[in-house]
RNA sequence: GGCAUUAACUCAGCGGAAGAGUGUCUGCUUUGCAAGCAGAAGGUCAUGGGUUCAAAUCCCAUAUGUUCC
Numbered sequence: 001g002g003c004a005u006u007a008a009c010u011c012a013g014c015g016g017a018a019g020a021g022u023g024u025c026u027g028c029u030u031u032g033c034a035a036g037c038a039g040a041a042g043g044u045c046a047u048g049g050g051u052u053c054a055a056a057u058c059c060c061a062u063a064u065g066u067u068c069c
Base pairs, nucleotide, nucleotide: 001067002066003065004064005063008022009021010020011019016053024040025039026038027037028036046062047061048060049059050058
């Protein structure tokens, strides 16, 4: 110097404001377990500023990780 940072984990996400898979919980189903089905909970979008009517998204700084010289 480059890249990354979003749910417990792995990751999506055209400036109009939050999603998936896995996991967790509840219910249904079963003699029971697993599988299956239905639903729910879980997010200061790394931190602090700026631009904008409006920012996860654009700009700046910082932090952490990774990589190159």
Transfer RNA from a bovine gut metagenome, 69 nucleotides, folded computationally. Its Rfam family is "tRNA". The family's RNA type in Rfam is transfer RNA.